[in-house]
Molecule: c-di-AMP riboswitch aptamer (ydaO/yuaA leader)
Organism: Streptantibioticus cattleyicolor NRRL 8057 = DSM 46488
RNA sequence: GGUACGCCUCCGCUGAGUCCGGCGUGGCCGGAACCGGGGAACCACACGCAGGACUUGGGGUGAAUCGGCCGGCGCGUAACCGUGCGCGAGGGCCGUAGGGCGGCCUUCCGAAGCCCGAACCCGACAGCUAACCCGGUAGGCGGUCCACGGAAGGAGCG
Numbered sequence: 001g002g003u004a005c006g007c008c009u010c011c012g013c014u015g016a017g018u019c020c021g022g023c024g025u026g027g028c029c030g031g032a033a034c035c036g037g038g039g040a041a042c043c044a045c046a047c048g049c050a051g052g053a054c055u056u057g058g059g060g061u062g063a064a065u066c067g068g069c070c071g072g073c074g075c076g077u078a079a080c081c082g083u084g085c086g087c088g089a090g091g092g093c094c095g096u097a098g099g100g101c102g103g104c105c106u107u108c109c110g111a112a113g114c115c116c117g118a119a120c121c122c123g124a125c126a127g128c129u130a131a132c133c134c135g136g137u138a139g140g141c142g143g144u145c146c147a148c149g150g151a152a153g154g155a156g157c158g
Stems, first nucleotide, its partner, number of pairs: 010143005018032006033137006043127001055124001057125001058122004066095005073088006098116004104154007
């Protein structure tokens, strides 16, 4: 001097996941704000007739849906040399509806480029939905160099 990692402060991203108060303060209890669910009328659906299925249940949060390809594994079946077919679980890859970042802030319209396209919950059950009722306020990342524009309204500095 460089690289990697860890901690603290600060700045930022995703996301609803922030702020305030009280107390008996290693926690608990409240409030605001934001978010989600249930829940009338009207509407929709349904009811009537006919047909079909007999669990392909149905539903929710979320951007996270919908496809294609590839190698194997297990079971079954036909054959009994090879191999073919079906089902189940799972791995990898390529797309895709959709979503995010793109730098003073918000909204709108974009550019290059870079990413995500998961996971979980309810438990036989829920359309919308005023009143009303019930919950959540996490997790995960990046940076100290650097930051592409336009419109409107702001903020800040001088």